Predicted 3D model of a 72-nucleotide RNA (transfer RNA) from Lactobacillus amylolyticus. The coordinates come from a structure-prediction model, not an experiment, and the mean pLDDT is 81.
[in-house]
RNA sequence: GGGUCCUUAGUGUAAUGGAUCGCACGUAAGAUUCCGGUUCUUGAAAUCUGGGUUCGACUCCCAGGGGACCCA
Numbered sequence: 001g002g003g004u005c006c007u008u009a010g011u012g013u014a015a016u017g018g019a020u021c022g023c024a025c026g027u028a029a030g031a032u033u034c035c036g037g038u039u040c041u042u043g044a045a046a047u048c049u050g051g052g053u054u055c056g057a058c059u060c061c062c063a064g065g066g067g068a069c070c071c072a
Stems, first nucleotide, its partner, number of pairs: 001071007010025004018055001027043005048064005
């Protein structure tokens, strides 16, 4: 330099172009307990960035950022 693939809560992982982006772990508060742990309830927390297509985009297209692999 060329090519392929991946980017979603703190972490891991779902989501035929259409219900409020779910689930698990973690985390905060409360209940339980003498305290802690376990258990239960509730909450906060995410689509890498900028454009485009579309009635509608996590999803499709373009450019860029980051990462993995292959070729040179």

Its Rfam family is "tRNA". It is annotated as a transfer RNA. About the family: Transfer RNA (tRNA) molecules are approximately 80 nucleotides in length. The same sequence occurs in records of 6 taxa.